[in-house]
Context: one part of a larger RNA
Molecule: large-subunit ribosomal RNA, domain IV
Organism: Acidithiobacillus thiooxidans
RNA sequence: CUCGGGUGAAGGAACUCGGCAAAUUGACACCGUAACUUCGGAAGAAGGUGUGCCCUGGUAGGUUGUACUCCCUUGCGGAGGAAGGCCGAAGGGGUCGCAGAGAAUCGGUGGCUGCAACUGUUUAACAAAAACACAGGGCUCUGCAAAGACGAAAGUCGACGUAUAGGGUCUGACGCCUGCCCGGUGCCGGAAGGUUAAGUGAGGGGGUGCAAGCUCUUGAUCGAAGCCCCGGUAAACGGCGGCCGUAACUAUAACGGUCCUAAGGUAGCGAAAUUCCUUGUCGGGUAAGUUCCGACCUGCACGAAUGGCGUAAUGAUGGCCACACUGUCUCCACCCGAGACUCA
Numbered sequence: 001c002u003c004g005g006g007u008g009a010a011g012g013a014a015c016u017c018g019g020c021a022a023a024u025u026g027a028c029a030c031c032g033u034a035a036c037u038u039c040g041g042a043a044g045a046a047g048g049u050g051u052g053c054c055c056u057g058g059u060a061g062g063u064u065g066u067a068c069u070c071c072c073u074u075g076c077g078g079a080g081g082a083a084g085g086c087c088g089a090a091g092g093g094g095u096c097g098c099a100g101a102g103a104a105u106c107g108g109u110g111g112c113u114g115c116a117a118c119u120g121u122u123u124a125a126c127a128a129a130a131a132c133a134c135a136g137g138g139c140u141c142u143g144c145a146a147a148g149a150c151g152a153a154a155g156u157c158g159a160c161g162u163a164u165a166g167g168g169u170c171u172g173a174c175g176c177c178u179g180c181c182c183g184g185u186g187c188c189g190g191a192a193g194g195u196u197a198a199g200u201g202a203g204g205g206g207g208u209g210c211a212a213g214c215u216c217u218u219g220a221u222c223g224a225a226g227c228c229c230c231g232g233u234a235a236a237c238g239g240c241g242g243c244c245g246u247a248a249c250u251a252u253a254a255c256g257g258u259c260c261u262a263a264g265g266u267a268g269c270g271a272a273a274u275u276c277c278u279u280g281u282c283g284g285g286u287a288a289g290u291u292c293c294g295a296c297c298u299g300c301a302c303g304a305a306u307g308g309c310g311u312a313a314u315g316a317u318g319g320c321c322a323c324a325c326u327g328u329c330u331c332c333a334c335c336c337g338a339g340a341c342u343c344a
Base pairs, nucleotide, nucleotide: 001339002338003337004336005335006334007333008332010330011329014328019325027051028050029049030048031047036041038173052095053094054093055092056091061087062086063085064084068080069079070078071077072075096100108323109322110321111320112319113318114317115315116314120132121131136171137170138169139168140167141166142165148157149156150155174310175309176308177307179240180239181238184237185236186233187232188231189230190229193228194227195226199222203218204217205216206215207214208213241259242258243257244256245255268302269299280296281295282294283293284292
């Protein structure tokens, strides 16, 4: 020096990305316990007190239970209950030590906030999470030889099920809600019309032939789905404006004008897991705060099932703060053990 264990004056997070690690707490009984809440919880909240041994005393009491007693509706009945077995206080008195849950086992706690409702699942061997799943919600397909899937096929799954079923897809408990746009793309519907392949083949032309014919070619007409066309549909894919002026301080603009659009972002939230400028500004917390909490709204570039906003409980989850506690630190020291190292 490395690893493991232990102790430490004064201070107590000044350490550090971050209290990482360590320390604190810890059992049982009793007292006591806030906001909030889906009334279940939160909660072991928090915060306190007690704990050995001896005597009272194996007492009071409980439980099991025999003899016995009593009662009547005479029963495998009910009530009481010595003996015996098991469990066993409270209170009071005394007593010893520095210390009585004497060792070991054995929660640190509280406050604000993001995300995800929750218990679960996951990158076997660098990620356990806010990711996946989830109950619940919606849309859509499917009438049974179902849709869908596997398979050249036979056949099988779906299902020995039958729309309260099965498949696909999105969302993700619960509460309050889920606005506008169907122009584009998709899907669904539409006995018309347009376009149109193979096919059909009126009529015309060429070759040959005396001709009948054979053959080459042109091609009117008819002719499906699809596409065009006409509608519907956004919890389908998606989208949800600009400029100028205006109020008797200023500022701002309820108001007006104009251009464009399929329609111009509603409720709610907002410097946010989203804010570039930005350490925005104000308030709080600190002596001092790029983080944190509460506001404001100028939203570079939130926004409503690619869900919006809340939310008790839950979380080896992210951020911030406080109390307790400590060798994390000021600043290191010593002890015990195992290595390394030197010598044999």